[in-house]
Molecule: FMN riboswitch aptamer (RFN element)
Organism: Celeribacter baekdonensis
RNA sequence: AAAACCUCUCAGGGCGGGGUGAGAUUCCCCACCGGCGGUAAGCAACGACGCGCAGGCGUUGAUGUAAGCCCGCGAGCGCCACGGGCACCUUUACAGAGGCGCCCUGGGACAGCAGAUCCGGUGUGACUCCGGGGCCGACGGUAUAGUCCGGAUGAAAGAGAGUUGGA
Repeated sequence: AAAACCUCUCAGGGCGGGGUGAGAUUCCCCACCGGCGGUAAGCAACGACGCGCAGGCGUUGAUGUAAGCCCGCGAGCGCCACGGGCACCUUUACAGAGGCGCCCUGGGACAGCAGAUCCGGUGUGACUCCGGGGCCGACGGUAUAGUCCGGAUGAAAGAGAGUUGGA
């Protein structure tokens, strides 16, 4: 130094205008938004080498950064099993045992829901660059919600800092 342990901090954006209506940020027309890790032919500044009188250009190296719809992950819904509580049923002399349903908290496991991209250009090579078009977005509430309210001052993919550690 690395691995590893622990602690702390941080960790999501968006309805503006018009229409209909008793009522819609929910419908319709036009808008607006894009979590985390990976990948990257773009971009940035830097180093080395080469070319050029020069502004610069080329090659190359490592670094940083770069995808809502490429690969994975997260929250949410659902499922399973464990624990606790309550109700009912069966059995028993009682204690208790068994069954079944609902609720709650924590934990586990992924098999479910968990979404959505094409065309053209450049090029050896692009679902990533450039141009254009298209599409997607948990649950509960409410006039049908990616954008409002709620669970949530929560949880969390992960990011960072510090302690310990130690050749």